Annotation
The part of an RNA shown here (small-subunit ribosomal RNA, central domain) has 349 nucleotides and comes from a Minisyncoccota bacterium. Its Rfam family is "Bacterial small subunit ribosomal RNA". It was read from a public genome assembly.
Context: one part of a larger RNA
RNA sequence: CUGGGCGUAAAGGGUCCGUAGGCGACCUGAUAAGUCUCUUGUUUAAGCCCGAGGCUCAACUUCGGACAGGCAAGAGAAACUAUUAGGAUUGAGUUAGUUCGAGGUAGCUGGAAUUCUCGGUGGAGGGGUGAAAUCCGUAGAGAUCGAGAGGAACGUCAAACGCGAAGGCAAGCUACUAGGACAUAACUGACGCUAAGGGACGAAAGCUUGGGUAGCAAAAGGGAUUAGAGACCCCUGUAGUCCAAGCCGUAAACUAUCUUUGCUAGUUGUUCCUGACUUCGGUUGGGAGUGACGUAAGUUAACACGUUAAGCAAAGCGCCUGGGGAGUACAAUCGCAAGAUUAAAACUC
Numbered sequence: 001c002u003g004g005g006c007g008u009a010a011a012g013g014g015u016c017c018g019u020a021g022g023c024g025a026c027c028u029g030a031u032a033a034g035u036c037u038c039u040u041g042u043u044u045a046a047g048c049c050c051g052a053g054g055c056u057c058a059a060c061u062u063c064g065g066a067c068a069g070g071c072a073a074g075a076g077a078a079a080c081u082a083u084u085a086g087g088a089u090u091g092a093g094u095u096a097g098u099u100c101g102a103g104g105u106a107g108c109u110g111g112a113a114u115u116c117u118c119g120g121u122g123g124a125g126g127g128g129u130g131a132a133a134u135c136c137g138u139a140g141a142g143a144u145c146g147a148g149a150g151g152a153a154c155g156u157c158a159a160a161c162g163c164g165a166a167g168g169c170a171a172g173c174u175a176c177u178a179g180g181a182c183a184u185a186a187c188u189g190a191c192g193c194u195a196a197g198g199g200a201c202g203a204a205a206g207c208u209u210g211g212g213u214a215g216c217a218a219a220a221g222g223g224a225u226u227a228g229a230g231a232c233c234c235c236u237g238u239a240g241u242c243c244a245a246g247c248c249g250u251a252a253a254c255u256a257u258c259u260u261u262g263c264u265a266g267u268u269g270u271u272c273c274u275g276a277c278u279u280c281g282g283u284u285g286g287g288a289g290u291g292a293c294g295u296a297a298g299u300u301a302a303c304a305c306g307u308u309a310a311g312c313a314a315a316g317c318g319c320c321u322g323g324g325g326a327g328u329a330c331a332a333u334c335g336c337a338a339g340a341u342u343a344a345a346a347c348u349c
Base pairs, nucleotide, nucleotide: 004320005319006318007303008302012317014201015200016199017198021194022193023192026087027086028085029084030083031082033081034080035077036076037075038074039073040072041071042070043069049065050064051063052062053061054060091191092188093187094186095185096184097182098181099180100179103177104176105175106174107173108172109171110154115149116148117147118146119145120144121143125136126135162169163168206247207246208245209244210243211242215241216240220236221235222234223233258316259315260314261313262312263311266293267292268291269290270289271288272287273286274285275284276283277282298305299304322349323348324347331342332341333340334339
């Protein structure tokens, strides 16, 4: 290279954009680079194959010939690929209309609750647990009422719901902004798909600087438990969690299922748009999503998947090749660091 694979056995990149590259729908003409046919020349010898000859045969060996393939030249074919010229509209897109949503960013506002502070009532417990204790409380706690402060999160609605490329997104209002879907018409006319490198985004934790800190809470301290308890339980409690700016670039970043396109029974929910009919209650179609079931077929080692495929096909990318060593060492790149990415071998079973 060929070949086999990637839901769970090893294997889909966290996601998207996009460069090179690869691949690419319909019609007509031209060219003849690829492609195909023919001819000629050439392409060591040996071997293989065919035909003769020599060792008594054979193996072996000598001679002659040929196929296939490569290269070059020439003659032709024109379906396909390619190039070029022209055309068309179904792929793709643009404009106009309607509509949808926790899509994003910024600002403003709100109520419930926890905690704290002050004041009133009140007077002995509270808290916590399996049971306790540490802890708080006559310097008046807990309970209850009123006032205030501050931070964080937004109950119900809420859903198999919705939106977003993924991460993710949920109190309300405003501003700015991105996107999807549907129906109809017009327009552009293949403008497309995928995407190595590259770029952007990317939960949580962590890092830097400056703020903030109610609750929760790594570390830490104490009380228990226990043989011990560096834990599980309890009382405290600092980073952190929050904000702004900048890093980090990883996750069971999971549907453990790459993206795009086409085709292949159904049944039943739900979200959005829309057509027809309507007694205005509703009925019945179409499209786009999102679920459940399924011995339709098919696939699968099985589980299961099954028009949202793991079925039948095509294009492109990524990845796998026994377990351990090891996602490690070294080197390189990136990073303030933590570390990340790329990534072996000896040895061993």